[in-house]
RNA sequence: AGAGUUUGAUCAUGGCUCAGGAUGAACGCUGGCGGCGUGCCUAAGGCAUGCAAGUCGAAGGAGUCGACUUGUCGACUCCUGGCAAACGGGUGAGUAACACGUGUGAAUCUACCUUUCAGUCAGGAACAACCCCGAGAAAUCGGGGAUAAUUCUGGAUAGUCCCCGAAUUUCGGGGUAAAAGGCGUAACUGCCUGCUGGGAGAGGAGCGCGCGUCCCAUUAGCUUGUUGGUAGGGUAAUGGCCUACCAAGGCAACGAUGGGUAGCCGAUCUGAGAGGAUGAUCGGCCACAAUGGCACUGCGACACGGGCCAUACUCCUACGGGAGGCAGCAGCUAGGAAUAUUGCGCAAUGGACGAAAGUCUGACGCAGCGACGCCGCGUGCGGGAUGACAGCCUUCGGGUUGUAAACCGCUCAGCCCCGAGAAAUCGGGGUGAAAAGCACCUACUAACUAUGUGCCAGCAGUCGCGGUAAUACAUAGGGUGCAAGCGUUAUCCGGAUUUAUUGGGCGUAAGGGUCCGUAGGCGGUCUUUUAAGUCUUGCUUCAAAGCUCCCGGCUCAACUGGGAAAAGGGGCAGGAGACUAGGAGACUAGAACGAGGCCGAGGCUAAUGGAACUUGCUGUGUAGGGGUAAAAUCCGUGGAUACGGCAAGGAACGCCAAUGGCGAAAGCAAUUAGCCAGGACUAUGUUGACGCUGAUGGACGAAAGCUAGGGGAGCGAACCGGAUUAGAGACCCGGGUAGUCCUAGCCCUAAACAAUGUCCGCUAGCUUCCCCGAUAUUUCGGGGGGGCGCAAGUUAACACGUUAAGCGGAUCGCCUGGGGAGUACGACCGCAAGGUUGAAACUCAAACGAAUUGGCGGGGAGGCGCACAACCAGUGGAGCAUGUGGUUCAAUUCGAAACGAAGCGAUGAACCUUACCUGGACUUGACAUCAUAUUUCUGUUCUGCCAGAGAUGGCGGAUCUAAACGAUAUGACAGCUGUUGCAUGGCUAUCGUCAGCUCGUGACGUGAGUCGUUCGCUUCAGUGCGGUAACGAGCGCAACCCCUGUCCUGUGUUACUUGUGUCACAGGAGACAGGGUCGAUUUUUUUCGACCAGGAAGGAGGGGACGAUGUUAAGUCAGCAUGACGCUUAUGUCCAGGGCUACACACAUCCUACAAUGACCGAUACAAUGGGUUGCUAAGUCGCAAGGCGGAGCUAAUCCCAUCAAAAUCGGUCUCAGUUGGGAUUGGGGGCUGCAACUCGCCCCCAUGAACUUGGAAUUGGUAGUAAUCGGAGAUCAGCAGGCUCCGGUGAAUGCGUUCUCGCCUCUUGCACACACUGCCCGUCACUUCAGCAAAGUCGGCAGUACCCGAAGAGUCGAAAUUUCGACUUUAAGGUAAGGUCGGUGAUGAGGGAGAAGUCGUAACAAGGUAGCCG
Repeated sequence: AGAGUUUGAUCAUGGCUCAGGAUGAACGCUGGCGGCGUGCCUAAGGCAUGCAAGUCGAAGGAGUCGACUUGUCGACUCCUGGCAAACGGGUGAGUAACACGUGUGAAUCUACCUUUCAGUCAGGAACAACCCCGAGAAAUCGGGGAUAAUUCUGGAUAGUCCCCGAAUUUCGGGGUAAAAGGCGUAACUGCCUGCUGGGAGAGGAGCGCGCGUCCCAUUAGCUUGUUGGUAGGGUAAUGGCCUACCAAGGCAACGAUGGGUAGCCGAUCUGAGAGGAUGAUCGGCCACAAUGGCACUGCGACACGGGCCAUACUCCUACGGGAGGCAGCAGCUAGGAAUAUUGCGCAAUGGACGAAAGUCUGACGCAGCGACGCCGCGUGCGGGAUGACAGCCUUCGGGUUGUAAACCGCUCAGCCCCGAGAAAUCGGGGUGAAAAGCACCUACUAACUAUGUGCCAGCAGUCGCGGUAAUACAUAGGGUGCAAGCGUUAUCCGGAUUUAUUGGGCGUAAGGGUCCGUAGGCGGUCUUUUAAGUCUUGCUUCAAAGCUCCCGGCUCAACUGGGAAAAGGGGCAGGAGACUAGGAGACUAGAACGAGGCCGAGGCUAAUGGAACUUGCUGUGUAGGGGUAAAAUCCGUGGAUACGGCAAGGAACGCCAAUGGCGAAAGCAAUUAGCCAGGACUAUGUUGACGCUGAUGGACGAAAGCUAGGGGAGCGAACCGGAUUAGAGACCCGGGUAGUCCUAGCCCUAAACAAUGUCCGCUAGCUUCCCCGAUAUUUCGGGGGGGCGCAAGUUAACACGUUAAGCGGAUCGCCUGGGGAGUACGACCGCAAGGUUGAAACUCAAACGAAUUGGCGGGGAGGCGCACAACCAGUGGAGCAUGUGGUUCAAUUCGAAACGAAGCGAUGAACCUUACCUGGACUUGACAUCAUAUUUCUGUUCUGCCAGAGAUGGCGGAUCUAAACGAUAUGACAGCUGUUGCAUGGCUAUCGUCAGCUCGUGACGUGAGUCGUUCGCUUCAGUGCGGUAACGAGCGCAACCCCUGUCCUGUGUUACUUGUGUCACAGGAGACAGGGUCGAUUUUUUUCGACCAGGAAGGAGGGGACGAUGUUAAGUCAGCAUGACGCUUAUGUCCAGGGCUACACACAUCCUACAAUGACCGAUACAAUGGGUUGCUAAGUCGCAAGGCGGAGCUAAUCCCAUCAAAAUCGGUCUCAGUUGGGAUUGGGGGCUGCAACUCGCCCCCAUGAACUUGGAAUUGGUAGUAAUCGGAGAUCAGCAGGCUCCGGUGAAUGCGUUCUCGCCUCUUGCACACACUGCCCGUCACUUCAGCAAAGUCGGCAGUACCCGAAGAGUCGAAAUUUCGACUUUAAGGUAAGGUCGGUGAUGAGGGAGAAGUCGUAACAAGGUAGCCG
């Protein structure tokens, strides 16, 4: 000191969260020792038991006991008396107050203590204990009798004491005292302790005053002993403290009163500080003692361990009455997450009493329990590598735990013994390695791997992990951090400049709708004075402890002793006089007034006007009009619309008009008149700071709305129709009521916006418009409006920029995450609608601003493409073929799924293929490598028999071979077309042969990013040129490569046939917008187009191969490779048969057709590319044919397929029909291949002769040697093409053009999208759940009012007269009544929040498909 989290990324704003420190803590796991501290924060709930305040015999009396020296001494108990019990100890309920803190004051008291002055004479009396009698269960009480004193009391004496009177330094009058005891002595004297009356001190206590001391204004008015006075009472003392009378005051926005909460402080924690939070332990003060009231005693109390009364509770009881008060120390119970021993001692310190010894002391000193905290120490130290075993990981090589362990040596805790101490403990000697855990390891945040799990189980402070390769869950190994502790939870401060004095903001969270103005705040120049603020000097105070510094004591530290200082606060006194303030005086620059001419939709009132509209009457006139994208409702033959004329009515004011003017804002627009107000300007005349802002307050305040009365043409919520639509409660159309208008009165809100409060000063300019004045003709001055976006500057950016959002000053208002919510409750205002003020619970980790890059738009601009259009031929209908879906099946193996799956993998499933099914076999295996053991096992070639479907098994024969390419057995392992293409490589498809995609340096920007790559022209092209904060470069484009078209050269067999040749092969040439003309464009340049010439070819000549960065988790684990997982007598391997060929149906792609541009028959002509020895196969010959026989030739420019063709051409038949079109289907007979054509091949012949007569919605291909049409060849292949790939023959039509459809490129614009429009997202309803609000009521708390009753006590009066009794007043508690206020609960009601996959629509974001939004 910061960090994480909103986004695709960025910068801001802004909240949430974390890292630090702390605690009277608690909980989890763990736990060796010591020192010093500390320990009911909750129920001021209730308490058993013990103890916590007594002491004095030197005040007095009595009794009992003891000792002996027998009349003395001692002890104990009771009573009288004295002192103490008001301290010490506890607690924090109450209290917002002179309670506390600090400072100060006058009208007071003070036992014990210190000091000082003076005294202490001499009488009397009572009451306890005690004795007798009595009542009672007890507590206790009553009567009678006796008695002492330091008990009580009469008298004497007394001053500088008190009172009164004079009065001014002393008098006069009056009044108030006392207690004795002890020691010692032979005795007196004496001494000690007391007692009485004064003076003084110290300490203590009471009282007054200034200042300070929490939250709420959704508490705004409070007060009648109240405020003051006079008199009296009362008190130690002042005082409404109390009483009577008089006056009517007193407090309050500087917050009274009321409500809530709380003991206050020194200090403690935190913080850089300023502050914030806290008020345990220790210390000071206060308050309280079961709850409430009251007094007595006393120096002192309204008294914790005293009294009286009332109330609640507990206990005893003989039922008649009694007893009690742990918020003392222990302890119990309850409550709670939670807090200790019914310990020892008065040895120390302190206290009470006492002359003292001493007694008492749960104060205190110690101990016990608790890791509750702080501090210190230890769990070992030194050697020790084969880097052991074992664990974990592994690329199988190793790595790591790790000098760690084992092992060797050494020394402390503990234990034993001795000494000191009341104990705790301390000192000395012997023996002797026994003591580590907890949390974390995705980022923040130091620390990583394996296995398991599979959106499960779980984790999580925040973001977030987990859906089969999880460094985030669980476990293990390893690591990191702290350590007798470690984590978690809770709370406080910090970080948070996130309440901002230090130290924030308000164009977008935040400026009030506007102005006026009260209090308040602030205030121009000069002189003088005062000294309140301010500054300064001195004194005093802020207890001690604590903090800080210095020096000491415990071995150190914690802890503790001594000393010292600073800052700051309060008070007193002195000084200064700048500034602020007060007083006095002056000034004119602020402000205002006066004069003048102007300015304007400024306001109010009245009158007037024309255009348009509607209605009425009337004229002309006839069938439509109106309305829309298109229509319809509607009006019209009863005469509309249209065109005239006349009349009536209401509202609004065209042109002028503007980026214009005025007004505080809202707002203001025909003309004229009247009335009222304002503004700037120009001379400078007057006043002399009169000013600025402005809480509360007042006035104004669009539209809509409300009340009453008018008015009502047009428009027009609601409403009614017509359309649209899935629906249409809308948009569009036809009608139409409130309203809109006027008068009077309310309402008081708007996106009331410039989302920018008002006033003043300062800080480059340029330009334009309007007004005024001057000068006189383009300048100046003042004011206002606008633009540039420019200087500086500001800003997160956008932007602002003399009209500031710049730099400063004054003052008011307002903000502090989003939602809940501008809601609820309360209050005020309102006729109502509603407005103003204005929360909380709960919930989320975001919400939001600006800008960036993309993507998208039923946004814009430009451009391209057989994309559309134009044309040609099709598909979709039929039959068949092939593929797919579906269905079926034992199996119909698997994959491919919009384009970019579907004649696709497959360039060819009868067996094989084959992966599928059924059945039968094998298990180191059909195949690879290695190891061990055994072995004359086996292997090659040929062949026979038996069983079997075959694999295989069994029995042989011949031949060759001779230790391997073996065999058998066992073990490692093989094998898998099993899963995951979402773990992968490679390959491929696609956008797309689209023109794009990037980089370096530089520049701009806080940054994401941008520029470059945009712009103009151009191109097939990011192709090129020009311009330009860019300059260059790369991958793409193009070119280089191949085929083809022309020519040249060379070569010349197998082609051709003798050549300047065709053909073939090889190598070259040729084309570059090169030449000319014209046109367009232009910035000199270019660029494009048209035409011409030349040329085989002309504008890339035609075609191919070649596919940028990337996109689709696209396709493929079944072509291959490959991680992980799965199977291992089976998911592997072998065999036979079956299946992949099924068939109601649906789709895709072909073929053949529907015919005359044809079919059939006959004749005749012309190709190219390919292939061939397991092959192509000629001639010849047989067969109608498929084909058979045959075998020449050919390893191919030679031979064969193949005379190579078909369409074409010529001739003929058919004559528009389901036909001589069409050939499906089926029957019969053959051929070929092949172990084998049944399931399930192809071909031929004869016969049969189906649908189909040009095809709905929709949709495909093609721009030239193309479409269409015609045949040929090849791959695969034993055989099987209607498919695929090539080859040539014949050979068109059309293209206006870019509005539209689809796709693409570039620029621009909007965006709430970024999984990117198949996006995002709103509201009702339905379901679950949560918190709050209202609510008939109901149950409580608190404070008060009125009245009733009224204990103890006190006061007054009366009676009585040693004791007492009665009355009245006052008062706690209690009761009654009506209210207030705050809570609990409440059927139900309305809304809100939250909830992976509900319903209905589609409101918003793009022009969101009707621009959106505010009231």